[in-house]
RNA sequence: UGUUUUCUUCAGGGCAAGGUGACGCACGGUGUGCUGUGUGAAUUCCUUACCGGCGGUACAGUCCGCGAGCCGGGGUCUUUUCGGAUCCGUCCGGCAGACAUGGUGAAAUUCCAUGACCGACAGUUACAGUCUGGAUGAGAGAAGAAAGCG
Numbered sequence: 001u002g003u004u005u006u007c008u009u010c011a012g013g014g015c016a017a018g019g020u021g022a023c024g025c026a027c028g029g030u031g032u033g034c035u036g037u038g039u040g041a042a043u044u045c046c047u048u049a050c051c052g053g054c055g056g057u058a059c060a061g062u063c064c065g066c067g068a069g070c071c072g073g074g075g076u077c078u079u080u081u082c083g084g085a086u087c088c089g090u091c092c093g094g095c096a097g098a099c100a101u102g103g104u105g106a107a108a109u110u111c112c113a114u115g116a117c118c119g120a121c122a123g124u125u126a127c128a129g130u131c132u133g134g135a136u137g138a139g140a141g142a143a144g145a146a147a148g149c150g
Stems, first nucleotide, its partner, number of pairs: 001150010017047003023040007049130002051119002053066004061117002069095004073088006099115005121133003
C1' cells in the first nucleotide's frame, strides 16, 4: 500500500413577510332559497422566502449510477367467493423529478454570470419539497479499529 473478514462510530436540509378566505362560530335581516356584519381560519392556494442524501466525473438537486419512497411478494389461519386476520419482509421484479445560454479552461449540463426548472407515501379545518406521521426506523455510503492474506 492492496485485499478479505469481523466490529465500532457517523450518515438530510428547509415558510421570514404579505394577500385571499373554502369552512366554522356569534349577532342581525329574510321572500326560509339565502344574505349582512363581526370574528376565527391555509407553513397546503396566490405573491414571495427558503432547502438540496451518497458514489463517479474539473467542485453537480437537474449528467451517469446508487439510496431513501411507492407498487408487486411468501407462509399460516379463516371465507362459497370477493375478501379478512396474523407473521416474515431477506432476495427478486416494476414505477417515479428537473437546465439552458454565455464566459474561463487542456478538460466543467459540475466553476463564474444570467435566466429557468424539480421534489416519495400517509395525514390535515383547504391542494404540502418545507407542517404532522411511519422515523429514537432504514440506508447509499464515510471514517476508524482488530485479525488474516499478498